[in-house]
């Protein structure tokens, strides 16, 4: 350099009832019942892509392997330019503290928190959809 393959997980169990269907009382208003109804609201539950880093752990203590959702980046998504398409470019796009140990900790140990695109729908990290897509990358072969 070429080719092939792979490449995202997650609401158990409850509560309420916007809305809506229906029976009766006299048609309506009104009254008295019955049912359906949010995985989105409330309680509670549950998930964590890729690369780097990583006083840690495993290991004939060797080679190696594992080790961060919130530390640094990337990807996907949205919007603009360009444009036949694409590449490209730049913008938007989330979140962590406290204590312990120690020479040294946002990664170890303990604890308590926080975050999660766009469209749909009773308001969504988890349902449905774009997506049997795309992709950061990984493995193997020549």
């Nucleotide at each position: 350099g070429c080719c092939u393959u792979c490449g995202g997980g997650g609401c158990a169990g409850g509560g309420u009832g916007a809305u809506u269907c229906u029976g009766g009382g006299u048609c309506g208003c009104c009254c008295c019942g019955g049912g359906a109804a949010a995985u989105u609201c409330c309680c509670g539950a549950u998930c964590g892509g890729c690369g780097g880093u990583g006083a840690g752990g495993c290991g004939a203590c060797g080679a190696g392997c594992c080790a961060a959702g919130c530390c640094c980046g990337c990807g996907a998504g949205c919007a603009g330019g360009a444009u036949g398409c694409g590449a490209c470019u730049g913008g938007c796009u989330g979140a962590u503290c406290c204590g312990g140990u120690g020479a040294g900790a946002a990664u170890c140990c303990g604890g308590a928190g926080c975050c999660g695109a766009c469209g749909g729908u009773a308001c969504a990290g988890u349902c449905c959809g774009g997506a049997u897509g795309g992709g950061a990358g990984a493995a193997g072969g020549c």
This is a predicted structure of a 142-nucleotide RNA (FMN riboswitch aptamer (RFN element)) from a marine eukaryotic metagenome.